The RNA shown here (c-di-GMP-I-GGC riboswitch aptamer) has 84 nucleotides and comes from a Desulfobacterales bacterium.
The model forms 95% of the base pairs in the Rfam consensus.
Its Rfam family is "c-di-GMP-I-GGC riboswitch aptamer". Rfam links the family to the GO term cyclic-di-GMP binding.
The sequence was found by an Rfam model in a public genome assembly.
RNA sequence: UACGAAAGGGCAAAGUUGCCGAAAGGCAGCGACGCAAAGCCACGGGUCUAAAGCCGAAAGGCCAAGACAGCCGGGUUGCCGAAA
Numbered sequence: 001u002a003c004g005a006a007a008g009g010g011c012a013a014a015g016u017u018g019c020c021g022a023a024a025g026g027c028a029g030c031g032a033c034g035c036a037a038a039g040c041c042a043c044g045g046g047u048c049u050a051a052a053g054c055c056g057a058a059a060g061g062c063c064a065a066g067a068c069a070g071c072c073g074g075g076u077u078g079c080c081g082a083a084a
Stems, first nucleotide, its partner, number of pairs: 003081002010035002015030006033070001039076003043073003046068004053062003
């Protein structure tokens, strides 16, 4: 550098309770589907929401903005050390 056996430890999906948010979603408790970066960063793509704003007679559409790192890349930091 790469890889993922073992051991110690780590994180925690769905669901659920409380709080925050217009929403997507977030935080905390319970919970464990999984995870070797499931640590961190919205840089590229993607997905989701869209209270404000714009268009519309309405239904609705677009969108400033926001969310997702457990969607894929990228960046950055990092524990252990069998086999190859």

The organism belongs to Desulfobacterales, within Bacteria. Model confidence (mean pLDDT): 90 of 100.